[in-house]
């Protein structure tokens, strides 16, 4: 500087769930709580993947109201499509502790 993480020493972070908040949801934030982690530390504005759809669009369906030829507009379930939302404990990428070799 480089590679590795078998034994060791100081430590450190904390899955599932639970309780409160915050949110439309994905999920976040405090305290519990340990499945686990050598990057389980930053980084969602380097990319990819993952999750959510409040708004937006498009359909269906049913009411209402105008119009009578076709229609046109409102509201209300539902359905697929969307990130501007989120996810770093998915890969990535940036930095870094101890030991060994």
């Nucleotide at each position: 500087a480089a590679g590795u993480g078998a034994a060791a020493a100081a430590g450190g972070c904390a899955a599932a769930u639970c309780u409160a908040u915050c949110g439309a949801a994905a999920g976040g934030u405090a305290a519990g709580g340990a499945c686990g982690c050598a990057a389980a530390a930053g980084u969602a504005u380097a990319g990819g993947g993952u999750c959510u759809a409040a708004g937006g669009c498009a359909g269906u369906u049913a009411a209402a109201u105008u119009a009578u030829u076709g229609g046109a507009c409102u509201u209300a379930a539902c359905u697929a499509c969307u990130a501007u939302g989120a996810c770093a404990g998915c890969c990535a990428u940036u930095u870094g502790c101890c030991a060994c070799u």

Description: Predicted 3D model of a 101-nucleotide RNA (c-di-GMP-I riboswitch aptamer) from Anoxybacter fermentans. The coordinates come from a structure-prediction model, not an experiment, and the mean pLDDT is 82.